[in-house]
Context: one part of a larger RNA
RNA sequence: CCAUGCUGAAGGAACUAGGCAAAUUGCUCGCGUAACUUCGGGAUAAGCGAGACCUGCUCGUGCGCAAGCAUGGGUGGGUGGCACAGACCAGGGGGUGGCGACUGUUUAGUAAAAACACAGGGCUCUGCGAAAUCGAGAGAUGACGUAUAGGGUCUGACGCCUGCCCGGUGCUGGAAGGUCAAGGGGAGGAGUGCAAGCUCCGAACCGAAGCCCCAGUAAACGGCGGCCGUAACAAUAACGGUCCUAAGGUAGCGAAAUUCCUUGUCGGGUAAGUUCCGACCUGCACGAAUGGCGUAACGACCUCCCCACUGUCUCCAGCAUGGGCUCA
Repeated sequence: CCAUGCUGAAGGAACUAGGCAAAUUGCUCGCGUAACUUCGGGAUAAGCGAGACCUGCUCGUGCGCAAGCAUGGGUGGGUGGCACAGACCAGGGGGUGGCGACUGUUUAGUAAAAACACAGGGCUCUGCGAAAUCGAGAGAUGACGUAUAGGGUCUGACGCCUGCCCGGUGCUGGAAGGUCAAGGGGAGGAGUGCAAGCUCCGAACCGAAGCCCCAGUAAACGGCGGCCGUAACAAUAACGGUCCUAAGGUAGCGAAAUUCCUUGUCGGGUAAGUUCCGACCUGCACGAAUGGCGUAACGACCUCCCCACUGUCUCCAGCAUGGGCUCA
C1' cells in the first nucleotide's frame, strides 16, 4: 500500500453527480396512530412504554385415583449489572412530485426500468371442409372448438372523457359509364397461282379482373392555418375584414420524461436553490385508445426536502486477520 473487519474526541452530509458506503432501526406485549382512500387499505404508519433473576398470593391448561409432574396468565415484594428482546438472528422513518394501476416478465455474461406482459376497452376478419398458419402435396394446427368461439391489430386497472377533417393513402360497397389482354368477329387489303385454293395483314363490333369514376369509413394510415384592424390612459381584444384549407386543435393539461430563447416571471422552501414544489401561458415543437387528464394501493424505478443516524466529510488515528513489499 491492497483486501476484509473493529473502535473513535468535538461536529454531524460540511462529503459527493448522488448519504454511494457505513451507521441507525430491528423481537414480543400494552398504549397510540395523520392526510388520503377504490372503505379493502394507508398500518409494524408515526410516536411512547414494558421485558432478566429471586420470592408471596392468585387463576387456568394437559396428564394422573391421588400425591404430584409439566406448562401458561394475572398481581404484590425484592436482588444484581454499564447494559435484562444482554450473544446470534432481527424493518431506519416521514413528506412532495414524475412514470407505470397492481403481482409478474426482460437484455444467460455492462441496462430490472417509466421497457414487455397484464385483467379491462375498441376496431376488424371468420357460418365451419371457418378465417388464419405450416406444407409442392396428401395432410396438420386452429379444435375433437363453433361468433359468450377462433385469428389479426391498437389501447392498457379504475374514474371523468375521447372533439373536428373522408381532400390524399388504405379498406368496404357500387348490375351504370370510360379504359382494358387473350379470345371472338370479320368490312377491307396483300402475296402467290390459269384457276380452285393456300398464306398473310386487318377496321367496326363483342370481350374479365384491375384502374378511372360514385359513395361510405379515422379506437383505419394520417391531418387539425395566415395576415390586418378594433374598447374614453396605456395594454389587451369579446368584435370586424380578408386569404387559404379536407378540416383549421374542442375538453383537459401546459417552461412539462415535451420549452429553443431559459437559470422565463412570480410565489414557497435555503443564510445562499441551473434542481424541486405551486402558479402564470409567450405550447420554438402538449392534446384526446401512436389515447387526454386525474387517481387509493403497489415499486431493489426516478426527482426534491426533513427527522434519526453515522469516519461520507472537517481530518484523520489506532487495532485485528490475510496479501503485497524488504530481509533470511